[in-house]
RNA sequence: UAACCAUCCCGAGCGGCCGAGAGACCUGGAUCGAUGACGCCGCAGCAACCCUCUUCGUAGCUUCUAUCGCGGAGAAAAGGUGCUACUGCCAGGACCGAUGGAGA
Numbered sequence: 001u002a003a004c005c006a007u008c009c010c011g012a013g014c015g016g017c018c019g020a021g022a023g024a025c026c027u028g029g030a031u032c033g034a035u036g037a038c039g040c041c042g043c044a045g046c047a048a049c050c051c052u053c054u055u056c057g058u059a060g061c062u063u064c065u066a067u068c069g070c071g072g073a074g075a076a077a078a079g080g081u082g083c084u085a086c087u088g089c090c091a092g093g094a095c096c097g098a099u100g101g102a103g104a
Stems, first nucleotide, its partner, number of pairs: 001104001004101005013043005021032002025093005044084003049080002052075007060068001088096001
């Protein structure tokens, strides 16, 4: 960078720095913001995508076998990400976007 799969009405904020716009883009609306938003850093937290563990199923050329792989259920939170105003803020739009996973 392009394609694939899953998720996006649950949940979780304080401090320091900065200083004007901000929540991806367009139109409209409703919001946040000098009582300092957005952003960056630190700490804390949330969740459980990956990882880890338990258990059940499954023979992936034939047979046996559940070590591996794959799938279901559950636990945990040490590790890798992510997230912590508003349903991705709402409606419409578009080669929509974001995050994770497994590859190229």